[in-house]
Context: one part of a larger RNA
RNA sequence: UUGGGCGUAAAGGGUGCGUAGGCGGCCAUAUAAGUCUGAGUUGAAAGCCCACGGCUUAACCGUGGAGGGUGCUCAGAAACUGUAAGGCUUGAAUCCAGAAGAGGCAAGUGGAAUUCUAUGUGGAGCGGUGGAAUGCGUAGAUAUAUGGAGGAACACCAGUGGCGAAGGCGGCUUGCUGGGCUGGUAUUGACGCUGAUGCACGAAAGCGUGGGGAGCAAACAGGAUUAGAUACCCUGGUAGUCCACGCCGUAAACGAUGAGAACUAAGUAUUGGGGAGACUCAGUGCUGAAGUUAACACAUUAAGUUCUCCGCCUGGGAAGUACGACCGCAAGGUUGAAACUC
Numbered sequence: 001u002u003g004g005g006c007g008u009a010a011a012g013g014g015u016g017c018g019u020a021g022g023c024g025g026c027c028a029u030a031u032a033a034g035u036c037u038g039a040g041u042u043g044a045a046a047g048c049c050c051a052c053g054g055c056u057u058a059a060c061c062g063u064g065g066a067g068g069g070u071g072c073u074c075a076g077a078a079a080c081u082g083u084a085a086g087g088c089u090u091g092a093a094u095c096c097a098g099a100a101g102a103g104g105c106a107a108g109u110g111g112a113a114u115u116c117u118a119u120g121u122g123g124a125g126c127g128g129u130g131g132a133a134u135g136c137g138u139a140g141a142u143a144u145a146u147g148g149a150g151g152a153a154c155a156c157c158a159g160u161g162g163c164g165a166a167g168g169c170g171g172c173u174u175g176c177u178g179g180g181c182u183g184g185u186a187u188u189g190a191c192g193c194u195g196a197u198g199c200a201c202g203a204a205a206g207c208g209u210g211g212g213g214a215g216c217a218a219a220c221a222g223g224a225u226u227a228g229a230u231a232c233c234c235u236g237g238u239a240g241u242c243c244a245c246g247c248c249g250u251a252a253a254c255g256a257u258g259a260g261a262a263c264u265a266a267g268u269a270u271u272g273g274g275g276a277g278a279c280u281c282a283g284u285g286c287u288g289a290a291g292u293u294a295a296c297a298c299a300u301u302a303a304g305u306u307c308u309c310c311g312c313c314u315g316g317g318a319a320g321u322a323c324g325a326c327c328g329c330a331a332g333g334u335u336g337a338a339a340c341u342c
Base pairs, nucleotide, nucleotide: 003314004313005312006311007296008295012310014201015200016199017198021194022193023192025088026087027086029084030083031082033081034080035077036076037075038074039073040072041071049065050064051063052062053061054060091191092188093187094186095184096183097182098181103177104176105175106174107173108172109171110154115149116148117147118146119145120144121143125136126135162169163168206247207246208245209244210243211242215241216240220236221235222234223233258309259308260307261306262305263304266287267286268285269284270283271282272281273280274279291298292297315342316341317340324335325334326333327332
C1' cells in the first nucleotide's frame, strides 16, 4: 500500500465561509465521450492450460487446440454516467404573515454589596484559626448612623430552560444588526451537498501602547504547621483581572462522537409555533424496541441500516522533541522525523 478502523483501546480538523475537485432530484428527446456487443488488426516462437501421440515409464519431446490485458479501425445497442437543448416541483432559495430568544455591536442608565473617605455616637478590643500568631487598634480601630468617591460584577427571576457555527452569551432602556422557527393557495426552477489550498472567527493565560484599579490575586513578604514545608491554613500584597486599539491562535476548544441526506417500535417531560380538536412542525432531555457494541453503553438528537464528500489512525518510549521551512515583538505556534531502546 491493501485491508480494517476513529464515544472510552491509536485516530473527527476548535469552528465557520468558501475556491479547485468529488458527488448530485423527477420526466421525456437527441447524441454516443464513458459503458456494452460483434467483426477486423496487433498481440512472434517457445513457455503456461487441454487433448492426442513418441522415447519400456517419467522427466523430456512432437502435433493440434484453447486462452490472454492494452491499443487501433469499422459496424451496432442506448439501460446507466456524461454532454446538448426542453419541461417539472418534492431538494434549495425568495416573498408575505406571525411569534420566541443571556445571538452580536454601540450609547445611556439602576440598585444591592465590598473597599476607601469625611463627620457623629461609642470606648477596648478587632481580626483570624483545628488551635494560634503575624496584622489592625486609645494618634480612637471593630461596631453603628449619615454624606461622598471609585471600580468591578449583576442576587431573586433561573430551568433537566433559551440563543449562537464554535469560542461563548445573563441588571434595565434605546439605536443599529445577524440567524433560526411556524403558517401560506405566492415566486424562481436543481440554483444543491461536501470541501484540499485559502480567508475569517476563536476561552483563559500571555505580549505591545495608552488609560483604569474597588474586590480578588500568580510572584513576593511575614505568621503558622512540619523532621523539613520553597505547599496546603492565616495576615498582607505586585503583575494581572477591567477599558481602547493591535498581536498571540492555543485548551479535557468535550457530546472526548466531522458535515449533509434517506430509512428503521414506542412512552414520557419540556421550549417555540400551527390547529376547534385529534394531532402536527422545529428544538431540548429522560426511559426504552429492533439493531449495534469487547464491554460500558448508543438507540428517529444513533454509536442502527445505507449513500456522498472532507479530516485523521497504523505497537510503546525517544517526541509533539531535533532539523528545516513558514508565522510571531516575544512567549511560542504550525508542519514534523530518525538513531537508539523495549
Small-subunit ribosomal RNA, central domain from Candidatus Bathyoplasma sp. NZ, 342 nucleotides, folded computationally. Rfam family: Bacterial small subunit ribosomal RNA.